[in-house]
RNA sequence: GGGGAUAUAACUCAGUGGUAGAGUAGCUGUCCUGCACUCAGUAAGUCAUCGGUUCAAUCCCGGUUAUCUCCA
Numbered sequence: 001g002g003g004g005a006u007a008u009a010a011c012u013c014a015g016u017g018g019u020a021g022a023g024u025a026g027c028u029g030u031c032c033u034g035c036a037c038u039c040a041g042u043a044a045g046u047c048a049u050c051g052g053u054u055c056a057a058u059c060c061c062g063g064u065u066a067u068c069u070c071c072a
Base pairs, nucleotide, nucleotide: 001071002070003069004068005067006066007065010024011023012022013021018055026042027041028040029039048064049063050062051061052060
């Protein structure tokens, strides 16, 4: 220098154009002499970023940034 992949909750990851989800972690309650476990509830997202297409974009297209990887 060139090719490819990835970017979504604190963490690990789903989500193939029509209201953004799960597990773990956190908080409250339940239970216990107490802690943990169990059970119930609850909060937490500019979907990396800037544009485009569309009635409507996490999703499709282009640019940028970051990380990983392959070639040189």